[in-house]
Molecule: small-subunit ribosomal RNA
Organism: metagenome
RNA sequence: AGAGUUUGAGCCUGGCUCAGAACGAACGCUGGCGGCGCGUUUUAAGCAUGCAAGUCAAACGGUAGUAUGGUGCUUGCACUAUAUGAGAGUGGCGAACGGGUGAGUAACACGUAGGUGAUCUAGCUAAAAGUUGGGGAUAGCCUGUGGAAACACAGGGUAAUACCGGAUGUGGCCCUGUGCCUUUGGGUACAGGGAGAAAGAGGCUAAGGCCUUGCUUUUAGAUGAGCCUGCGGCUCAUUAGCUAGUUGGUGGGGUAAAGGCCUACCAAGGCGACGAUGAGUAGCCGGCCUGAGAGGGCGACCGGCCACACUGGGACUGAGACACGGCCCAGACUCCUACGGGAGGCAGCAGCUAAGAAUCUUCCGCAAUGGCCGAAAGGCUGACGGAGCGACGCCGCGUGGACGAAGAAGGCCGGAAGGUUGUAAAGUCCUUUUUCUCAGAGAAGAAUAAAGCAGGGAGGGAAUGCCCUGAAGAUGACGUUAUCUGAGGAAUAAGCCCCGGCUAAUUACGUGCCAGCAGCCGCGGUAACACGUAAGGGGCAAGCGUUGUUCGGAAUUAUUGGGCGUAAAGGGCGCGUAGGCGGCUUGGCAAGCCUGGUGUGAAAGGCCACAGCUUAACUGUGGGAGUGCGCUGGGAACUGCUUGGCUAGAGUUCAGGAGGGGAAGCUGGAAUUCCUGGUGUAGGGGUGAAAUCUGUAGAUAUCAGGAAGAACACCUGUGGCGAAGGCGAGCUUCUGGCCAUGAACUGACGCUGAGGCGCGAAAGCGUGGGGAGCGAACAGGAUUAGAUACCCUGGUAGUCCACGCCGUAAACGAUGUGCACUAGGUGUUGGCUGUUGUAACGGUCAGUGCCGAAGCAAACGCGAUAAGUGCACCGCCUGGGGAGUAUGCUCGCAAGGGUGAAACUCAAAGGAAUUGACGGGGGCCCGCACAAGCGGUGGAGCAUGUGGUUUAAUUCGAUGAUACGCGAGGAACCUUACCAGGGCUUGACAUAUGCAUGACGAUCAUAGAGAUAUGGUUUCCCUUCGGGGCGUGUAUACAGGUGCUGCAUGGUUGUCGUCAGCUCGUGCUGUGAAGUGUUGGGUUAAGUCCCGCAACGAGCGCAACCCCUGCUGUCUGUUACCAGCACGUAAUGGUGGGGACUCAGACGGUACUGCCGGUGACAAACCGGAGGAAGGUGGGGACGACGUCAAAUCAUCAUGGCCCUUAUGUCCUGGGCUACACACGUGCUACAAUGGCCGGUACAGAGCGCAGCAAAACCGCGAGGUGGAGCAAAUCGCAGAAAACCGGUCUCAGUACGGAUUGGAGUCUGAAACUCGACUUCAUGAAGUUGGAAUCGCUAGUAAUCGCGCAUCAGCAUGGCGCGGUGAAUACGUUCCCGGGCCUUGUACACACCGCCCGUCACACCACCCGAGUUGGGGGUACCCGAAGUCGCUCGUCUAACCGGUUACGGAGGACGGUGCCGAAGGUAUGCCUGGUAAGGGGGGUGAAGUCGGAACAAGGUA
Repeated sequence: AGAGUUUGAGCCUGGCUCAGAACGAACGCUGGCGGCGCGUUUUAAGCAUGCAAGUCAAACGGUAGUAUGGUGCUUGCACUAUAUGAGAGUGGCGAACGGGUGAGUAACACGUAGGUGAUCUAGCUAAAAGUUGGGGAUAGCCUGUGGAAACACAGGGUAAUACCGGAUGUGGCCCUGUGCCUUUGGGUACAGGGAGAAAGAGGCUAAGGCCUUGCUUUUAGAUGAGCCUGCGGCUCAUUAGCUAGUUGGUGGGGUAAAGGCCUACCAAGGCGACGAUGAGUAGCCGGCCUGAGAGGGCGACCGGCCACACUGGGACUGAGACACGGCCCAGACUCCUACGGGAGGCAGCAGCUAAGAAUCUUCCGCAAUGGCCGAAAGGCUGACGGAGCGACGCCGCGUGGACGAAGAAGGCCGGAAGGUUGUAAAGUCCUUUUUCUCAGAGAAGAAUAAAGCAGGGAGGGAAUGCCCUGAAGAUGACGUUAUCUGAGGAAUAAGCCCCGGCUAAUUACGUGCCAGCAGCCGCGGUAACACGUAAGGGGCAAGCGUUGUUCGGAAUUAUUGGGCGUAAAGGGCGCGUAGGCGGCUUGGCAAGCCUGGUGUGAAAGGCCACAGCUUAACUGUGGGAGUGCGCUGGGAACUGCUUGGCUAGAGUUCAGGAGGGGAAGCUGGAAUUCCUGGUGUAGGGGUGAAAUCUGUAGAUAUCAGGAAGAACACCUGUGGCGAAGGCGAGCUUCUGGCCAUGAACUGACGCUGAGGCGCGAAAGCGUGGGGAGCGAACAGGAUUAGAUACCCUGGUAGUCCACGCCGUAAACGAUGUGCACUAGGUGUUGGCUGUUGUAACGGUCAGUGCCGAAGCAAACGCGAUAAGUGCACCGCCUGGGGAGUAUGCUCGCAAGGGUGAAACUCAAAGGAAUUGACGGGGGCCCGCACAAGCGGUGGAGCAUGUGGUUUAAUUCGAUGAUACGCGAGGAACCUUACCAGGGCUUGACAUAUGCAUGACGAUCAUAGAGAUAUGGUUUCCCUUCGGGGCGUGUAUACAGGUGCUGCAUGGUUGUCGUCAGCUCGUGCUGUGAAGUGUUGGGUUAAGUCCCGCAACGAGCGCAACCCCUGCUGUCUGUUACCAGCACGUAAUGGUGGGGACUCAGACGGUACUGCCGGUGACAAACCGGAGGAAGGUGGGGACGACGUCAAAUCAUCAUGGCCCUUAUGUCCUGGGCUACACACGUGCUACAAUGGCCGGUACAGAGCGCAGCAAAACCGCGAGGUGGAGCAAAUCGCAGAAAACCGGUCUCAGUACGGAUUGGAGUCUGAAACUCGACUUCAUGAAGUUGGAAUCGCUAGUAAUCGCGCAUCAGCAUGGCGCGGUGAAUACGUUCCCGGGCCUUGUACACACCGCCCGUCACACCACCCGAGUUGGGGGUACCCGAAGUCGCUCGUCUAACCGGUUACGGAGGACGGUGCCGAAGGUAUGCCUGGUAAGGGGGGUGAAGUCGGAACAAGGUA
């Protein structure tokens, strides 16, 4: 510090996810030791048991008991003296600390800084003064009574440092008066008056007193506390108004103390957009976690503060409480009970139950530290110190070290070689940190203090005593401590997660969209680096992973540090309130600001340094920091406040100007419709085409007249005006704004603008008018599968006017307003001005457009009219969907508007741009693509292939174009893969090894359908004699498979397409994908060539090079040829000969737009012409770019994987592939006269031939047979070419066309023609009379037509592949159909239009909304009842101290009782907030896939 994920790819926006750190954690697997920490985060749920606050006899009275002595003596009882003395009690102090918890609390609760002139403070310290003299009770105790108990009551008697008067009173307090200082009730001085104290105990003594301690009054300090204030720290405005003790005053009360704290009266205030009130949530802080920081999250442990103690209320005591282990009352709960009544409060330490993913011992000790009491000894102390449990965390150590290659065995991988585990192990040597065992050391650290001792000091007459110092000095829970020494022995100790990318680390097997994984992207459908296992590897390590949570990454709430034209985001527009911001200048102030000093910012923590535990964690010491707040000194630039001035901002007046700015009134013409009349006759209207409609009752058309309403052609213009919405005939009136120039004036009067107010298209609403045209709804006609649409004919609201609502729009420049600055060029509107020649040119201001520099921007683009550079202010955004929905509130007559969520769900949704593909987008161009032609197919019969059906099987494959006379270039057996049956199992075939053997085979016979079996006959080679070769049998490895997967593959092939394209290097442009080149202008069959050009070159394609053919030259010349010469024949190159010709076959030549003319750009090229056998690639062939279709083929072959192995292999016989209601493709033959039939007669080319072609001759009507010359072929044969031509006949008919079908008889091949061959002949003579919709081929030696040959092959050809003969027609042209190429455009497509995608309906699941109701919780208001208790009143009862009085009695005071206000819980009523549940209703989301349509994306077929 980043990374993954939207796309075919790229850039941006934007969300989601990951890597880091942390934790009071939990869960899974695993687990050696030690140190230091931490340990109910959940129900402030309930609790058994024990302990957690007591102490003091030096405050008091005394007792039970114990010990000793004595006395009485019934010898174990009573009394007494001394010593000691539990428990209980009075009294004092403590119990308000310490310990726990975080429910409540949004508050002066907390933090920080202050105030207290408005206060208190026990114990402690210091100081001053005092400590006098009396009195009456009471608990304990005794006696008795009630009660189950808890407990209570009566009588008697007793003490005090308990209680109460009296005296004194320095000082203090109160009242009055006066003075000084001082900012509230502060301090101080004086005078007068008034009220108010106390307690003793112990020790020493020379008996006088002294000392210690306590007590009382007062002052000061320290500590602690109360109260008040400034500032600071949560969410919601879908909480906007709240408040009656409320705000203030006066009097009174109350408190330690100010105060509506309380009360009476008076006034009507107080708080709030700087967020009151309400709701939700929450203890606050030091700090902790994270982060670069700013921030964000948290508030466990430790420390400070607060609050609470079963729930609610209350006071008492006290220095302090409204009191965790006190009291009273009410409530809930639990327990005891004799049913009358009582008891209790673990959020103390342990522990239990429940809850929960989850959190410990009913331990030891007061030895230390601290607390309370005590003079002290000491007591108490679940505070605390320790131990125990838990890997819960942090830190440290260890699980051995060295050597050790035969690189062992085993495992895994590999075809093998080998690799890897791996120096790892074994083995040898060494060591003992740790653990364990044994033995020993170790009181070292934690521990120093008291009483007592010694020394010194002050004071005193002395002693006890007071202050300081020193030595010695009892006491250990932990603890069988830590630690150390010795001996033994490698001995006791490694796991967890991961290995597709992010992210370090890979192989094999299993599984087969199953099982499973997954943080995101995503893996798994037979070769899974992603699942499971193994091996190996990577990471961390006594832990490792997972889950949860927080921060980070996230600049993804942006102060640091974001945005708003199109990604989310500018308010529809203006006016203006609060607020924010604000021109030049003088003086002053010092709030902000800057700076110095100072106080504080507790400690702990964090940082730095040093130090102590062997190190570290941990701990100690010191430093620094703590960005904050307060006080105080200084400064005055800037902001602010204030004072005075200025004119550049802003504004006013006067003199000009343009304008569809607004409102009202009046007027006008054209058009439309309607009405009236005339002319006139059959249609009109409407559409793609029609129809509805209208018209002979006279339309449309046309003329004249009239009426009505609405809108204003031309001018008209990226022209004008307005803030926006918007504004268009003319004239008049009223009225707003704007612009320029000049002069004068005011003197910052300004900008923006939350709320607020106003304006605000169309549609819509209300009332009343108006209504020509247009025209939602509606009706009809069409279209259509449907058509609730698009089209047509009508037509109501509405559109118009007046008044009032509505308040929204893609209200858009998708661009808030204002000001300033920053190159230009060119139009246009309205002014001013200069030169001057009135045409223009220049300058300037205000608008309105275009193009562009810099700059900006993701790009597109913007660019002085900014989206540039700045400032000020406002509005708005934070992933998509759910949703602008629900709900609440609010506005509206309604429709609806404003504000505006969540659950749930997805891993994207988007912007601009790129390359393709596509379009019922555009342009250019090509092709038998259409058109123009010729001939076909589709109809018939037959052949053949396919589908389907059938079958035991009808083997398999090919399936739009690109399957279907295709694989198959030839299924009777074989082929053959299929079926039935019969056989074989190392096999029909290959290799190797071991053993055995000499055959195998041929022929014959028998059985059998045959395979096969049995038998007879016959029968190996070489040899060095060991054996070898060959063959057979047997055994083992293995063979074999036309079994599966063409979606695992190679190879081959089809197709786009013989279309002209497809790319690369370098350079340049762009952030980039990419572009350029390859586009453009021409041209071509062509990316062919030329020109131009940020491109320059190159490659694969095109073309050419190759083959055939067409012309020709040279050479060669048999088997071909025969001109001339010769011979010969009835005739024939038959013969000699020839090398002329034809021909054959080798090598050459020829054609290149080369020449001429024209066009073109001076090019390329095109058009025409000449010459030429051939002319613009002469014709044909081979040749097929990058790629597409997961195209075809595992059945040509090869091949991975899987499967079968007495069978899915192999052999045989028979059958099937040839079936047949039917459908389709491809063909043949026809339907006839351009023909059929008969007769005669002519002319090819290319092939093939020895298991072959076969002549002559003979036989047969013929197929053919007999025959066998010749020929391995320019020699012989197949082999008569046919159409054509000549002659004849038929005469338009189902025929003398057509030949199917069927019957008979034959021929040939072949073991064998039944299923199932071809041919011949005789007979038979079907459909068919030119073929619907539709559709195919062909542009010249082509189509059409005619025959010939070949491959396969025993035989079988209408198919295929070739060959020649005869031999046309037409192409105006590119609008349309199909396919293709280039450019361009749009796109929501990229599996690429056979794309994408929307909504209803049906089904399932999920969350939500409404909901008659029903049931909880919380708050408020009003009223009722009213506990305890404080306060007040009362004088009913009782009453020791004090007072009066001799007494009796009375008084003061007190207690009880009664009563009043307040008052918790409870009750009633009402309304609010918030949950649960719910019949039913509603939409939403998701889902493999279903139904209906086809709304959007291309002009998406109606933009």